[in-house]
RNA sequence: GCAGAGUAGGAAUUUGCGCGUUAAGUGUCUGUCGGACGGGGAGUUGCCGGUGGAACGAAAAGAGAAAUCUUGCGGUGCAAAUUCCGCAUCCCGCUGC
Numbered sequence: 001g002c003a004g005a006g007u008a009g010g011a012a013u014u015u016g017c018g019c020g021u022u023a024a025g026u027g028u029c030u031g032u033c034g035g036a037c038g039g040g041g042a043g044u045u046g047c048c049g050g051u052g053g054a055a056c057g058a059a060a061a062g063a064g065a066a067a068u069c070u071u072g073c074g075g076u077g078c079a080a081a082u083u084c085c086g087c088a089u090c091c092c093g094c095u096g097c
Base pairs, nucleotide, nucleotide: 001097002096003095004094009085010084011083012082013081014080015079016078017077018076019074020073021072028054029053030052031051032050033049034048035047039092040091041090042089060071061070062069063068
C1' cells in the first nucleotide's frame, strides 16, 4: 500500500405467549432529559430510550344463561429461530498478501 474480519444495533419472515378491539399500543410533529455506537480513543445534523405537549386515527363477527371461548383485526408487546443490513465519520489497532 491492497484486501479482509469483528460489535452495539436495525429490518423482514415464521413460531410461541400476551395486550387492545369500552382504543391502549403503533406511526407522525415538537420541547426536554438520558443512553449506546467493531479491540482502544474521539464522536455527529445520525440511532435508541424516558418524559411533557400537539395533530391524526381503527374491524369486527360467531358461540354461550353468564364467566368466557373461537375466528379475525392492530403499521400491537415480549421471547426464540432463520435470513439480510451493519463500526455515520476521524485516528490507531487486528488478520492475510
Predicted 3D model of a 97-nucleotide RNA (THF (Tetrahydrofolate) riboswitch aptamer) from a mouse gut metagenome. The model forms 83% of the base pairs in the Rfam consensus. Rfam family: THF (Tetrahydrofolate) riboswitch aptamer. About the family: Tetrahydrofolate (THF) riboswitch was first reported for Ames et al. as an RNA motif in 5' untranslated (5'-UTR)regions of folate transport and biosynthesis genes in Firmicutes genomes. For this family Rfam cites "A eubacterial riboswitch class that senses the coenzyme tetrahydrofolate" (Ames et al., Chem Biol, 2010). The prediction has a mean pLDDT of 78.